[in-house]
Context: one part of a larger RNA
Molecule: small-subunit ribosomal RNA, central domain
Organism: Pseudomonadota bacterium
RNA sequence: CUGGGUGUAAAGGGUCUGUAGGUGGUUCUGUAAGUCGGGCGUGAAAUCCCGGGGCUCAACCCCGGAACUGCGCUUGAUACUGCGGAACUUGAGUGCCAGAGAGGUAAGCGGAAUUCACGGUGUAGCGGUGAAAUGCGUAGAUAUCGUGAGGAACACCGGUGGCGAAGGCGGCUUACUGGCUGGUAACUGACACUAAGGGACGAAGGCGUGGGGAGCAAACAGGAUUAGAUACCCUGGUAGUCCACGCGGUAAACGAUGCACACUAGGUGUGGGAGGUAUCGACCCCUUCCGUGCCGCAGCUAACGCGUUAAGUGUGCCACCUGGGGAGUACGCCCGCAAGGGUGAAACUC
Repeated sequence: CUGGGUGUAAAGGGUCUGUAGGUGGUUCUGUAAGUCGGGCGUGAAAUCCCGGGGCUCAACCCCGGAACUGCGCUUGAUACUGCGGAACUUGAGUGCCAGAGAGGUAAGCGGAAUUCACGGUGUAGCGGUGAAAUGCGUAGAUAUCGUGAGGAACACCGGUGGCGAAGGCGGCUUACUGGCUGGUAACUGACACUAAGGGACGAAGGCGUGGGGAGCAAACAGGAUUAGAUACCCUGGUAGUCCACGCGGUAAACGAUGCACACUAGGUGUGGGAGGUAUCGACCCCUUCCGUGCCGCAGCUAACGCGUUAAGUGUGCCACCUGGGGAGUACGCCCGCAAGGGUGAAACUC
């Protein structure tokens, strides 16, 4: 390079957006670049292949043919692709009418609980464990009642429920705001798909500056356990966890399954909508669209399993893999305040 692959064997980029590029719906028409046919020229000789011949054979050599799969010119074909023109509406988008939702941002508000402070009652213990001890308590703890302060998180509802591209999102109210679904078919008329680079977002932990600090809790201290115990258990406890702004850019960032479109039996549950049947009515029932689960035919799969939410059958585009270790290391470069991140080998070894 060709090929074969990427749920679990090596392999889907954390996610989205979009540039170049690649790919691209229906009809008519022009052109003839790709494509296909004919002709001409060229494609040196040798070599290779086929036939024949010469050295006693062979290697080797000689003769003839074929071939040199290519390129150029010319002439023609027009199904497909391209390019130009005209048109279309089913792809895509817009409008209009409805709808659901922890989607996002900001501000305000609420109750339960923990802790602390003050006050009341009250007295000798409390706490903790396998058992204990450290610890707290007669300077009045624990328990209990009242008042207050402060921070963080929102029980029940709550649901293989909902929303979001992913990360993720859960008390209530308000403001601003993104997306989605159903119905309609008025408008645009292929405006589309994918996406190397690029850009944006990106849990937790971490970093910078300032604030905040109730609970929890790396580090740390003490008590236990133990042969030891730099742990597991206990008592404490600082960063941190929270807020604002900035940085960082990773993950079992998982469905370990890239995105888009089309096609290919069904059954059953659930969330949102529309139409119908029926009814006094809410239901029920039928049809249909979108989402989310389970089971399952064909098919696929090494098996497990997947199975209209495909891992089935196809098309387009991107990313990635190519034995284990060395190693996601070294070096170089880029990024970062740093921690580190990105890219990413080889020797050697099995």